[in-house]
Molecule: transfer RNA
Organism: Candidatus Brocadiia bacterium
RNA sequence: GGACCCGUAGCUCAAACGGUCAGAGCGAGGUACUCAUAAUUCCUUGGUUCCUGGUUCGAUUCCAGGCGGGUCCA
Repeated sequence: GGACCCGUAGCUCAAACGGUCAGAGCGAGGUACUCAUAAUUCCUUGGUUCCUGGUUCGAUUCCAGGCGGGUCCA
């Protein structure tokens, strides 16, 4: 330098078909249980969907550029 893949909650990942309130597990706070701790139960807490623009009535999703990460080729 070229090709491909990825970027969503504090972490690991869904959602992709363009439309519902963007969800799950873990985590964090509280509660119940216990002499107490752990485990478990219940409740609560979570987001600039990497950035800028475009298409569209409507974009996490499609398109372009940029940024970052990974793999491969040279």